Predicted 3D model of a 139-nucleotide RNA (c-di-AMP riboswitch aptamer (ydaO/yuaA leader)) from Cohnella abietis. Its Rfam family is "c-di-AMP riboswitch aptamer (ydaO/yuaA leader)". From the family's description: This family represents a conserved RNA structure found upstream of the ydaO and yuaA genes in Bacillus subtilis and related genes in other bacteria. The organism belongs to Cohnella, within Bacteria. The RNAcentral record of the sequence draws on Rfam.

RNA sequence: AAUUAUAAUACGCUUAAUUUUCGAAUUACGUUUCGAAAAGCGGGGGAACCAGUCUAGUGGGGCGAAUCAUUCGUUAAGAAUGUAGGGUACCAUCUUACCCAAGUCCGUCAGCUAACCUCGUCAGCAGUAGAUGGGUCUG
Numbered sequence: 001a002a003u004u005a006u007a008a009u010a011c012g013c014u015u016a017a018u019u020u021u022c023g024a025a026u027u028a029c030g031u032u033u034c035g036a037a038a039a040g041c042g043g044g045g046g047a048a049c050c051a052g053u054c055u056a057g058u059g060g061g062g063c064g065a066a067u068c069a070u071u072c073g074u075u076a077a078g079a080a081u082g083u084a085g086g087g088u089a090c091c092a093u094c095u096u097a098c099c100c101a102a103g104u105c106c107g108u109c110a111g112c113u114a115a116c117c118u119c120g121u122c123a124g125c126a127g128u129a130g131a132u133g134g135g136u137c138u139g
Base pairs, nucleotide, nucleotide: 012125013124014123018039019038020037021036022035023034024033025032040121041120042119043118044117045116050111059109060106061105062104063103068082069081070080071079072078085100086099087098088097090134091133092132093131094130095129
């Protein structure tokens, strides 16, 4: 100096999922947990106009980047390979490397949608590099 693995570290990363106040409990008096409220961020329902207007259910719809196809297995469950799409510490574009491409909710019902109504604010992580242009900070 390089490579690999492990641990720590939360400047930081994915996500809407952050901040503040009050009260109660707890405390090692730094805090932590619960409840409530507010701000911020995000989702759903919901007119006119527009769209739609038949007939079917093996119905239909929402959150999310997470959709689709092929093959194997097969009562199935599932597995593999790709793929729409998505992510990687200032922003955009191009190239490049790696990774994800799940899960779940409503319950026969919802197009768009002003006013209005309503809900969430979890969870999980060590997380490429180069060029061009534009910014920010420091000296």